[in-house]
Context: one part of a larger RNA
RNA sequence: UCGUGGUCAAGGAACUCGGCAAAUUAGCCCCGUAACUUCGGGAGAAGGGGUGCUCCCGCAAGGGAGCCGCAGUUAAGAGGUCCAAGCGACUGUUUAUCAAAAACACAGGGCUCUGCUAAGGCGUAAGCCUACGUAUAGGGCCUGAUACCUGCCCGGUGCCGGAAGGUUAAGGGGAGGGGUGCAAGCCCCAAACUGAAGCCCCGGUAAACGGCGGCCGUAACUAUAACGGUCCUAAGGUAGCGAAAUUCCUUGUCGGGUAAGUUCCGACCUGCACGAAUGGUUUAACGACUUGGACACUGUCUCGACCACGAGCUCG
Numbered sequence: 001u002c003g004u005g006g007u008c009a010a011g012g013a014a015c016u017c018g019g020c021a022a023a024u025u026a027g028c029c030c031c032g033u034a035a036c037u038u039c040g041g042g043a044g045a046a047g048g049g050g051u052g053c054u055c056c057c058g059c060a061a062g063g064g065a066g067c068c069g070c071a072g073u074u075a076a077g078a079g080g081u082c083c084a085a086g087c088g089a090c091u092g093u094u095u096a097u098c099a100a101a102a103a104c105a106c107a108g109g110g111c112u113c114u115g116c117u118a119a120g121g122c123g124u125a126a127g128c129c130u131a132c133g134u135a136u137a138g139g140g141c142c143u144g145a146u147a148c149c150u151g152c153c154c155g156g157u158g159c160c161g162g163a164a165g166g167u168u169a170a171g172g173g174g175a176g177g178g179g180u181g182c183a184a185g186c187c188c189c190a191a192a193c194u195g196a197a198g199c200c201c202c203g204g205u206a207a208a209c210g211g212c213g214g215c216c217g218u219a220a221c222u223a224u225a226a227c228g229g230u231c232c233u234a235a236g237g238u239a240g241c242g243a244a245a246u247u248c249c250u251u252g253u254c255g256g257g258u259a260a261g262u263u264c265c266g267a268c269c270u271g272c273a274c275g276a277a278u279g280g281u282u283u284a285a286c287g288a289c290u291u292g293g294a295c296a297c298u299g300u301c302u303c304g305a306c307c308a309c310g311a312g313c314u315c316g
Base pairs, nucleotide, nucleotide: 001311002310003309004308005307006306007305008304010302011301014300019297027051028050029049030048031047036041038145052067053066054065055064056063057062068072073077080295081294082293083292084291085290086289087287088286092104093103108143109142110141111140112139113138114137120129121128122127147281148280149279151212152211153210156209157208158205159204160203161202162201165200166199167198171194172193176189177188178187179186180185213231214230215229216228217227240274241271252268253267254266255265256264
């Protein structure tokens, strides 16, 4: 000096990105427990009190009397707690060896395909899975408990349906021409004709891929614009939410909390660039999740000291 363990006056997070680490709490019995809530929960909420030994009574629970200590779950083992917010409903799953999470999964929701020799998949095939199942089944895709909801656009792309017309290959056919042959015949050939699906075309479809405007003016202070005009569009963003895991300007502004707050919470709305199953907004419970705060507690710190064991180093 390092590692591990232990103790500390006064203070008590002043440490630090951050209470990281450590400390506190702790078993059992009794009392007592808030908001909120899906009425289960939240709850071991929180917060209090008790706890040893001896004798007596009692079946016991328990009661009474006494004794000792600073201290009785006397050691060991053995929850710190609360408030607010974000994300994800939850229990689960994951990067074997730097990530456990707001990622994956999940019940629940939806779209779509599939009538059974199913659709789909594996295989050259035989065959097999699906399934010894049969639409309350199976496959694919998206969303992700619950609650309240899920607006407008089918112009583009995709998918589904349609088949009148246009286009369209090989093939068919082919007046005629060429080659060959004595001939019949055979072979070759341009255009026109006839030729499917597809594409064009017509319609449907957004919990399909996706998309969801600009400028100007206007009210008897000002400001603002319910209102009007105009251009463009397939249609111009509805409800709800909003400086947000999204806000550049930005430490926006106001309020709260602090002596002091780029974080946090509540609002506002000027949304650079939220928005409705690439789901929107909520939500009790849950979380080794993330953020802010409070109490308790402490060597994290002011600021360091000491002890034990081990290692290193120095000297002998």